[in-house]
Formats: sequence, structure tokens, C1' cells
RNA sequence: CCGUGCUAAGCGGGGAGCUGGCGGUGCCCUGUACCCGCAAUCCGCCUAGCGGGGCCGAAUUCCCGGUCGAGGGGCCGAUCUGGCAGCCUUGGCCUCGCGCAAAGCGGUGUUGAUGGUGAGGUCCUACUCGGUGGACGCCCGCGAACCAGGUCAGGUCCGGAAGGAAGCAGCCUUAAGCGGUUCCGUUCAGGCGCAGUGGGAUCACCUCGCCGGAGCUGGCAGCACGAGUACUACUGCCGCGUGAGGUCUCGAAACCGGGUGCACGG
Repeated sequence: CCGUGCUAAGCGGGGAGCUGGCGGUGCCCUGUACCCGCAAUCCGCCUAGCGGGGCCGAAUUCCCGGUCGAGGGGCCGAUCUGGCAGCCUUGGCCUCGCGCAAAGCGGUGUUGAUGGUGAGGUCCUACUCGGUGGACGCCCGCGAACCAGGUCAGGUCCGGAAGGAAGCAGCCUUAAGCGGUUCCGUUCAGGCGCAGUGGGAUCACCUCGCCGGAGCUGGCAGCACGAGUACUACUGCCGCGUGAGGUCUCGAAACCGGGUGCACGG
């Protein structure tokens, strides 16, 4: 070195999950690489599937390392979308308040602004006046069987007569009283009055006059600040999805390199 026959190993692997841990059944990814039995309210073990059988067999097949890397998982972050909550912080929207200003827009102003000043008014009070309401009076009307008046029929009384006297009813006028009411007079009252006079108060507002000489602005919009509401592609949390987003981890297949028995014969 070649040939023949054996043995070890091998006859898929990996991920997540489960497990004290290791495998398996089940799920998923690769890929085609034996059979039978057991097995997720689990099955068998503890350097880690158990039991039985079969194929191959020292290298294209086994072992180690490396390259590459399907795929899976964890974490962070981004984004779509759904939900919950919120103004804690902040963005947009809305409301309110305050302030600002080249005084932006508008309004107003030499037919005189801001400002100053004088007077008057709006305010309070007292009195007067007026008005309103009440009361009384005046006025008008009614109104006395008898204890008001005048006149007093009839009748009565005195007288011889002439003539007198008292006096009921009626009528008239009145008292007390009752009623009415326009005016008038007196008196009282106060949630009356662009009335008069006096006093008071004087921050503000209005009117007029004077001084002075160009701004004033409660409106709209802008900016800044503060407050509020809870709509939002804003904020926070949870979930689904996305993607060579980042990072960590496991990692099949493929490729490269290296390593690894025994016996016999030539």
C1' cells in the first nucleotide's frame, strides 16, 4: 500500500416549551437520513431516553475545530394599529385673565387727543313749595210724635161779649246725627318731585368754559405669561402586527482542515 473479516461509532439535527436536570412523545425550522413497543391530567433516565430487533462499518458516512448561515428565542428601540388612562411634563386645538408693542388692522382726533384747571349736575341731608293719600272744616242733601223754633187747621181753656191764652196734627227751618262730593280752607303722613333755598360729601361719571397742542383706543388680530377644559397623530401604560433597526444567545444544512481502531493474508 492492497484485499478479506470484525468492533467502537453511526443509522438525522436544531429551536422554543416542559423538567431539579437530561432526553423522548407533541409543536416549529431544516432536510430525507431503519423497524416495533412506551409516552403531556406524561414516558424513561441521572453525564442522562428505556426495552427488543435490523442495516452499515475505520471513512464521501464517525469525532474535533473553523468558515458560512436557514431558522428560533430574549432584551432594547422605531413604527402602524386597537384599547385604557391622563394634562403629572409637553406639543397642537379651545376658553378666560393680565401685560406688551414698530401702536399692526380698525375707530376716533386741529370741527382740538391724553392731561391740567374752574363751575355745575348725578350722591346725602334740612326747610319751603308742589303733588299724592288720610282726617276735619266749608258746601249740598236727609233729618225731631213728645222732652228745638216759627206758623199753628181742627179741637180745648178763660170771658156775658169783644177779645185773648195754651197748643196736637200738618207745613217750613234747624240741633244732635247720617250721607255726598267738584272746588276751597286747615291739619297729618311719607318708598312722591330733572321745583326753590341752604348745608354736606367729592373716588368715579356727565356737561360747559379756560390752558395746552397730538395723540387716544374698552374693538379685531399678534407676542409673552398665568389659569382652566379634556378633543387630539400630545403624554404614559397594555396588546396585535411590521421590518437584514440594534444587541445578546441557540443553531440545522453546506464547505474547509485535522484526527481516529482490531485481526488475518498478500

The prediction has a mean pLDDT of 78. Bacterial large signal recognition particle RNA from a Thermoleophilia bacterium, 266 nucleotides, folded computationally. Its Rfam family is "Bacterial large signal recognition particle RNA". By type it is a non-coding RNA gene. From the family's description: The signal recognition particle (SRP) is a universally conserved ribonucleoprotein involved in the co-translational targeting of proteins to membranes.